[in-house]
RNA sequence: GGGUGCGUAGCUCAGUGGUAGAGCGCUGCCCUUACAAGGCAGAUGUCGGGAGUUCGACCCUCUCCGCACCCA
Numbered sequence: 001g002g003g004u005g006c007g008u009a010g011c012u013c014a015g016u017g018g019u020a021g022a023g024c025g026c027u028g029c030c031c032u033u034a035c036a037a038g039g040c041a042g043a044u045g046u047c048g049g050g051a052g053u054u055c056g057a058c059c060c061u062c063u064c065c066g067c068a069c070c071c072a
Stems, first nucleotide, its partner, number of pairs: 001071007010024004018055001026042005048064005
């Protein structure tokens, strides 16, 4: 330099045009002498940045940034 894939909650990931979700974690309460486990309730996102297409974009297109791999 060229190519491919990935970027979504604190972490690991799902969601592939029509209200953004799960597990774990976190907070409060219950339970316990206390802790763990368990039960109940709750909070949390500029969906990597920008632009475009569309009635409507996490999703499609372009571009930039970051990470990984392959080729040179």
The prediction has a mean pLDDT of 80. A computed fold for a 72-nucleotide RNA from a Betaproteobacteria bacterium, annotated as transfer RNA. It matches the Rfam family "tRNA". Gene Ontology term of the family: triplet codon-amino acid adaptor activity. A reference for the family is Lowe and Eddy (1997), "tRNAscan-SE: a program for improved detection of transfer RNA genes in genomic sequence", Nucleic Acids Res. Rfam classes the family as a transfer RNA. NCBI's taxonomy places the organism under Bacteria, Pseudomonadati, Pseudomonadota, Betaproteobacteria. The sequence was found in a public genome assembly.